[in-house]
RNA sequence: CGAGUAUGCCAGAUGACCGCGGACACCAAAUGCCGAAAGGCGGUGUCUGAGGAAAGUCCGAGCUCCAUAGGGCAAGGUGCUGGGUAACACCCAGUGGGGGCGACCCCAAGGAAAGUGCCACAGAGAGAUACCGCCGAUGGCGGGCAACACCGCACAGGCAAGGGUGGAAAGGCGAGGUAAAAGCUCACCAGCAGUUAGGCGACUAACUGGCUCGGUAAACCCCACCUGGAGCAAGACCGAAUAGGGGAACAACAAAACGGCCCGUUUUAGUUCCCGGGUAAGGUCGCAUGAGGUGUCAGGCAACUGGCAUCCUAGAUAAAUGGUCAUCACUCCUUUAAGGAGGACAGAACUCGGCUUACAGGCAUACUCGCAAU
RNA sequence: GGUGCGGUGGCGAAGCGGUAACGCUGCGGACUGCAAAUCCGCCAUUCGUCGGUUCAAAUCCGACCCGCACCU
Numbered sequence: 001c002g003a004g005u006a007u008g009c010c011a012g013a014u015g016a017c018c019g020c021g022g023a024c025a026c027c028a029a030a031u032g033c034c035g036a037a038a039g040g041c042g043g044u045g046u047c048u049g050a051g052g053a054a055a056g057u058c059c060g061a062g063c064u065c066c067a068u069a070g071g072g073c074a075a076g077g078u079g080c081u082g083g084g085u086a087a088c089a090c091c092c093a094g095u096g097g098g099g100g101c102g103a104c105c106c107c108a109a110g111g112a113a114a115g116u117g118c119c120a121c122a123g124a125g126a127g128a129u130a131c132c133g134c135c136g137a138u139g140g141c142g143g144g145c146a147a148c149a150c151c152g153c154a155c156a157g158g159c160a161a162g163g164g165u166g167g168a169a170a171g172g173c174g175a176g177g178u179a180a181a182a183g184c185u186c187a188c189c190a191g192c193a194g195u196u197a198g199g200c201g202a203c204u205a206a207c208u209g210g211c212u213c214g215g216u217a218a219a220c221c222c223c224a225c226c227u228g229g230a231g232c233a234a235g236a237c238c239g240a241a242u243a244g245g246g247g248a249a250c251a252a253c254a255a256a257a258c259g260g261c262c263c264g265u266u267u268u269a270g271u272u273c274c275c276g277g278g279u280a281a282g283g284u285c286g287c288a289u290g291a292g293g294u295g296u297c298a299g300g301c302a303a304c305u306g307g308c309a310u311c312c313u314a315g316a317u318a319a320a321u322g323g324u325c326a327u328c329a330c331u332c333c334u335u336u337a338a339g340g341a342g343g344a345c346a347g348a349a350c351u352c353g354g355c356u357u358a359c360a361g362g363c364a365u366a367c368u369c370g371c372a373a374u
Numbered sequence: 375g376g377u378g379c380g381g382u383g384g385c386g387a388a389g390c391g392g393u394a395a396c397g398c399u400g401c402g403g404a405c406u407g408c409a410a411a412u413c414c415g416c417c418a419u420u421c422g423u424c425g426g427u428u429c430a431a432a433u434c435c436g437a438c439c440c441g442c443a444c445c446u
Stems, first nucleotide, its partner, number of pairs: 001370010012328007020049008032041003051345001055356002058354005063231004070263004075227005080094005095109001096107004110222002115220002117216003131163002133159003138156002140153004171189002174186003190212001192209007235285004245275006254268005292311008330342005375445007384398003392429001400416005422438005
């Protein structure tokens, strides 16, 4: 200098003018205006006013109601180990596997010797085989012989080496062995089981053993752990209309609610028909001090935790957070006085912790590879 | 704002691990003097998009895009 890896951060700055939402203070008047009511409505000043993802709503919680959320079944979720956390499918540190020359990155990674299912087509055969093939030692048949030996057939039977099919074919490869073969035997490698040692553990290393057992669980299932349901349009209060409206029938060995079912608990409601009304974006709260931010010290490899100090930082309801100008900074172009162009993804709506997705450009720190020079 | 469902030829619609039915439309042919009707044949190759699991994915799993319905 070039190419990269990891982590963290920024998301233009300052000023002037105009405009909008919210809070507080002051002023004004109102016997006002809008509305059925509850309730709301003005001016000035000060302060304050989007994000790293506010997004997707994919996980986990707080909060609220349903019973102070109880038992069983069903259903769903998670899935190497240890730790962190309010909790998690998140994070950290490790193990094993895979990728990269490397810094480093990725992995839904329990169990297929508990059981069931599936493995299309092809192929003889898809947990079970014999199509082609090899053999036929032994037995059988035929020939031969005095009797064997020997020769032939491929009937019984043996083999899983070779061919072929397939994504997958009975551990791989070499040597021995055999009638032909085969872990049948042996060396090496892979896998499994056991013992010993190390580690909290996942697991690793050494030795020994019998020789070997298909794949699929993002198929059912088994094992371990977790989960009650709904969601701020939750829910609470206030307000008008007779507002829990009126009538008839059925129904207590009943019915309803608890949002899968049963138990259980609670309540005396309820169902059907007829008649008559209300609502179709009423108001206020919930709603901004919280598992909060920043700094520092301590513990820990880290995630994170604890102590102390300090700060308060949007709260709308058809929805504010904007516009213009100037200067400076950044990138690009023309030219070197200066001029022109550009700045992404996107926008709160009960609140947090994560994940995922979108994104112009820039900064810092640590590290890797290549080239060159010293 | 919250919750649920769906996306398969031009249109409607089945299939939910084994290579995409069916109806209408369209195109070509037969029949006919010419048409209609009828008969025969053809048209998916990115099953919304991208990844993953699997020998194999429209189907199972995840992320994203689009559409529809519901809520007092």
Two RNAs folded together computationally: RNase P RNA and transfer RNA, 446 nucleotides in total.